[in-house]
């Protein structure tokens, strides 16, 4: 240098090119003498830039970080 996989709320993990959910966490409520635990509801995300398409988290390209193989 070369090759292959990943990047998605605060953790962790899904999405056949058509509305980006889930599980924990947080915050309000509610229930309780009271905390927790239960119950309801809200917030808060697609690793940067182009690009193809009516429509990209997916699909192409550079690039950036991490793991991994080979030397």
């Nucleotide at each position: 240098c070369g090759c292959g996989g990943g990047a998605u709320g605060g953790a962790g993990u899904a999405a056949u090119g058509g509305c980006a959910g889930c599980u924990c966490a947080u915050c309000a409520g509610g229930c309780u003498c009271a905390u927790a635990a239960c119950c309801u509801g809200a917030a808060g995300g697609u690793g940067u830039g182009g690009g193809u398409u009516c429509g990209a988290g997916u699909c192409c390209u550079a690039c950036u970080c991490c793991c991994g193989c080979a030397a």